[in-house]
Context: one part of a larger RNA
Parts: sequence; C1' cells; structure tokens
RNA sequence: CUGGGCGUAAAGGGUGCGUAGGCGGUGCGGCAAGUCAGAUGUGAAAUCCCGGGGCUCAACCCCGGAACUGCAUCCGAUACUGCCGGACUUGAGGGCUGGAGAGGUGUAUGGAAUUCAUGGUGGAGCAGUGAAAUGCGUGGAUAUCAUGAGGAACGCUAAUGGCGUAGGCAGUACACUGGACAGUUCCUGACGCUGAGGCACGAAGGCCAGGGGAGCAAACGGGAUUAGAUACCCCGGUAGUCCUGGCAGUAAACGGUGCACGCUUGGUGUGGGGGGAAUCGACCCCCUCCGUGCCGGAGCUAACGCGUUAAGCGUGCCGCCUGGGAAGUACGGUCGCAAGACUAAAACUC
Repeated sequence: CUGGGCGUAAAGGGUGCGUAGGCGGUGCGGCAAGUCAGAUGUGAAAUCCCGGGGCUCAACCCCGGAACUGCAUCCGAUACUGCCGGACUUGAGGGCUGGAGAGGUGUAUGGAAUUCAUGGUGGAGCAGUGAAAUGCGUGGAUAUCAUGAGGAACGCUAAUGGCGUAGGCAGUACACUGGACAGUUCCUGACGCUGAGGCACGAAGGCCAGGGGAGCAAACGGGAUUAGAUACCCCGGUAGUCCUGGCAGUAAACGGUGCACGCUUGGUGUGGGGGGAAUCGACCCCCUCCGUGCCGGAGCUAACGCGUUAAGCGUGCCGCCUGGGAAGUACGGUCGCAAGACUAAAACUC
C1' cells in the first nucleotide's frame, strides 16, 4: 500500500461547536490542470522474458528481438473531476404566523413530613431485632396538643408521556433565555456534509476557599452474630450530601449501535402540529408533517436478533480493532493543589 471488520466475539471518540483537510445539488458557456488518444525524443549496459547460437549437457557465455508499464515536448479530445464566468431552486439558511414541552439561568414563594427548641396534658416505659443488647427515659422520655426554628426533598397529577447534543431536567409564580416542530412558499441562492488538531459542556464521587447542616451517611465508636467478623443486623456518628466561587474530567457517560444524506412491503399504540368530509358541536373517520414505542415483510446476521427510529441497499467524512495475560500497567511527556487523568509500550508467558 492492498484487505477484513466495530449491537452481544477485539473494536463508535461521553457530548457538542468548529479549524485544516476530505467530499459536494441542477443547467449553460469558457479554459484544458487531472483524465484520454496520437506522434517524437528519452528510458546506458547487464539482469528478467522470447527466438537463435557456443563450451559433449547444464550452470555459464554470445547474438538478435521484445520489454523497460516511466519522464519530457508537440498536436488533439472535453464525457467525468478541477478552475473561471454567469444562471437556477430541490440542499442549506432566513422572514412571517402558531401551538407543545420537568430545555437552561435567576429571583420569589408554598404545603406535607423528619429533627430540634419552648410550653401544656400524662406517668413508665420507648426504641430495636431472627432473638437480643448497646442506646433513650422519673433531671419526666415515648405518646399527644400548641407555638417556634432550620435544612433538604418536592406526594397525588405521572404515563409504556414530554424536553435537551450528551451529562441530564419534576411543588408554584414571575423575569430573562436556547432549541425543536407545524403552517405559509415571501426572501437569500449551494451559503452544504464531515471534521485530525483545538475550544466548550460533561452524572456520581473527589479536591480548594467561604457559608450551611434537618434527614441520610463512607470513615470511626459501641452492641450483636461468628471459630474469627476489620462484614451482613442494631444503636450512635464525622466528612460528604445542600449553597457560592474555583479545580477535577471520569462511568455499564449504554441503544453497549459515530454523524449526515438518499432509497426500500406493512400492521398497531402514543406525544405535538396542519388540512378535509360529515356534524349544532364533540367523539369518531380520512389525508399529511415531526417525534416516540411495540409487532413484523423483503433483506441482513454466526446466531440472538435488526427490520422506514435498520443491524437492509448505497454515498461522504471522522473515530476505533488486529490472540489471551503482563496492562490501560511501566517509562517518557502533557495536564492537575492532590487524588489522579490523557497519551502508551516491552521483556516474559500461554
């Protein structure tokens, strides 16, 4: 270089934006760089290949031919690619109208419950377990009523539902704000797709500083269990969990399925929008666009299964895999306060 692959066998980057690069819609004209044809020159000899010959054969050697798939120049061709010019609207984007949504940020606010405090009632237990004990309680607990404080999470609605690029998002109201979708076919006129580096976002846990701390709860203490019990069970309990600012950058970051576009039988739910017939209206019925499920056809698949939301048929671009272990480790480098992250081997061994 050629090749085979990536749902579950090794293999899709956690996600997005985007630089270089790669790739790029319809029709016309021009150029002729790529591309194609012809000619000329060159492509040393030897070697290789073909024919013939010489050593008794062969190796070896000699002669002739072909080849040297290349390069340069000239003259042509113009379908495709490219470049230049001008045009188009279907790709892409925009305008206008409209409804849906836990999309994001900030501020304010609500009720239930737990805990605690104070006061009232009351008087012996409560709590906990397989059974217990540690623990709490006559200094009045548990229970119950009233008032108050504080933090965190938002029952029902709730869905097999919705929104978001992913992570993720759920009491209520307001303010600010992103995106998607439908209708209109008004505007721009290829403005596009992908995306090495790069930049941004990125659950939980962790780290730094300041606040906060009700409940829960690593560590830790105690009680049990047990041969032991650094556990499972019980009583406590600190980081943390919450807020603000900064860092970290990982995951079974999963649909274990990269993104975009086109094409390819169907059935049945459900969320959002538009249109139509009928109707007083609704339900319902029909058509259509977008999303989200299930079942299945062809096809695909090692099978399982996938199946218009493809794992089918194709195109473009990126990432990744190449036997198991050693190892996502060592070393080096970059980043980080650290923890560590990223990049990433080999000996040896089966």
Small-subunit ribosomal RNA, central domain from an uncultured bacterium, 350 nucleotides, folded computationally. The RNAcentral record of the full RNA draws on ENA and SILVA. The coordinates come from a structure-prediction model, not an experiment, and the mean pLDDT is 90.